[in-house]
Parts: sequence; structure tokens; C1' cells
RNA sequence: CGAUGUAAAAGGCACGGCGUCUGAAAGGACGCUUCGCAAAGCCACCGGUCUACGGUCGUUUGCUAGGACAGCGGGGUUACCAUC
Repeated sequence: CGAUGUAAAAGGCACGGCGUCUGAAAGGACGCUUCGCAAAGCCACCGGUCUACGGUCGUUUGCUAGGACAGCGGGGUUACCAUC
């Protein structure tokens, strides 16, 4: 430097639940807990999904991202440990 992730060590993250706060909503932040994760670190670039304040249609159980999801997949990028 590259590949791989069987076991382990150190450390990390946190689906869901509960509490507080925040947001129009989807969602987000913090604390406790713990389903899980070898990138479940970071980036909305591609596809997908959610929401619809505002806008639009003029009836609406509609449409629309400028809002979100990186723990939906792909891609980009950085990194710990072990093995080769």
C1' cells in the first nucleotide's frame, strides 16, 4: 500500500421503547435502555422512500421539495483492530 472480516481485544454507533426539547409534517437533538451494525463514520451524486408549511389545481383522500431518510440499494470519500 492492497485484499479480506473466522475468532478476539480496545473503542464506537444505536432499530424500537420511555422521558424532555424541537419542527407545519416527515423528521431531528439530548438522556436511559438495547434490535442489531466492520463503516449502522461522512456526502443527497443516481435510483428509491417519507412529508406537504408554502405553491398549484379548483375540489382535495390530488399534484409539487425548496424539507427529510446515509439503519433502503448503488456511488464517492475518510478511518480502528485482526489476518493475509
Molecule: c-di-GMP-I riboswitch aptamer
Organism: Gammaproteobacteria bacterium